RNA sequence: GACAAUGGUAGAGGCGCAGUGUACAUCAGUACCCACCGUUUCCGGGGCAGGAACUCCGGGUGGGGAAAGGGUCCGCUGCCGAAGCAAGGGGCGCUUCCUGCGGCACGCUUUGCUGGGCCGUCAGAGAAUAUCUGCCGGACUGUCACAGUAUGUGGAGCGCUAUCAUUGGC
Numbered sequence: 001g002a003c004a005a006u007g008g009u010a011g012a013g014g015c016g017c018a019g020u021g022u023a024c025a026u027c028a029g030u031a032c033c034c035a036c037c038g039u040u041u042c043c044g045g046g047g048c049a050g051g052a053a054c055u056c057c058g059g060g061u062g063g064g065g066a067a068a069g070g071g072u073c074c075g076c077u078g079c080c081g082a083a084g085c086a087a088g089g090g091g092c093g094c095u096u097c098c099u100g101c102g103g104c105a106c107g108c109u110u111u112g113c114u115g116g117g118c119c120g121u122c123a124g125a126g127a128a129u130a131u132c133u134g135c136c137g138g139a140c141u142g143u144c145a146c147a148g149u150a151u152g153u154g155g156a157g158c159g160c161u162a163u164c165a166u167u168g169g170c
Base pairs, nucleotide, nucleotide: 001170003168004167005166006165007164008163009162010161011160014080016079017078018077019076020075021074023072024071032064033063034062035061036060037059043058044057045056046055047101048100049099050098051097052096083114084113085112086111087110088109089108091106093104094103095102115141116140118138119137120136122134123133124132125131143155144154145153146152147151
């Protein structure tokens, strides 16, 4: 001095990722509220089964009229396995009450998959023609390796670049 291994630190990808706030559209002229008319103790419904007790809702016209969840733009914050998805475990809450099952929501945790966004088919989620998620396909893009180096092929973030430390042989 170059190389390799291990560890630390910093960094890059770009229609990059997540969270959050305002605004906007949607949800929806829906839920709900009020007035009037009608109905009248019966029936049906509020996840399923058993038990218990209660309560609410229901048709028409008119008037008033949301929100949550999901989304878009912009700003801000934190970031570059950012994060997303799937499966498993466990916690907590809601689902009228008790028991069991089911469903939903929010944390924790383990393993696996995906380099990134974009476009398209299909499937699922969703009130949705919005949007999201996944498989597959396509071109693009960053990166590394290889080659016959205007380029082509292949790989994956457990990657890549820079730097520092230690160790190793040359």
This is a predicted structure of a 170-nucleotide RNA (Lysine riboswitch aptamer). The coordinates come from a structure-prediction model, not an experiment, and the mean pLDDT is 78.